[in-house]
Description: This is a predicted structure of a 107-nucleotide RNA (SAM riboswitch aptamer (S box leader)) from a Flavobacteriales bacterium. NCBI's taxonomy places the organism under Bacteria, Pseudomonadati, Bacteroidota, Flavobacteriia, Flavobacteriales. Model confidence (mean pLDDT): 81 of 100.

RNA sequence: AACUUAUCUAGAAAGGUGGAGGGAUCAGGCCCUUUGAAACCUUAGCAACCCCCCUAGUUGGGAAGGUGCUAAUUCCAUUAAUUUUAAAAGAAGAUAAGAGAUAAAGC
Numbered sequence: 001a002a003c004u005u006a007u008c009u010a011g012a013a014a015g016g017u018g019g020a021g022g023g024a025u026c027a028g029g030c031c032c033u034u035u036g037a038a039a040c041c042u043u044a045g046c047a048a049c050c051c052c053c054c055u056a057g058u059u060g061g062g063a064a065g066g067u068g069c070u071a072a073u074u075c076c077a078u079u080a081a082u083u084u085u086a087a088a089a090g091a092a093g094a095u096a097a098g099a100g101a102u103a104a105a106g107c
Base pairs, nucleotide, nucleotide: 004104005103006102007101008100013043014042015041016040017039021032022031023030028076029075044070045069046068049066050065051062052061053060074099078097079096080095082093083092084091085090
């Protein structure tokens, strides 16, 4: 790295360095950004996957440690069948899958 399981419409900031990009990938849309992007450092916070305590327990509590995160639904956008509207195209909705992210496990 692959494989497996779980979750993904909630939540949470400032300062310094830096100096033009960023929002995973795609034709694109839309948005953020010199009123300072990415990245790095410091502190703070959010969450509760591992972890700690109680418990028969998958319940409840905690936040020392290991992570992760702190614009917008995973920003929307992929595929399949299906529902509504419509003659159809188109548009919208819900479901499942795929891809992705995070954690545990694995190597």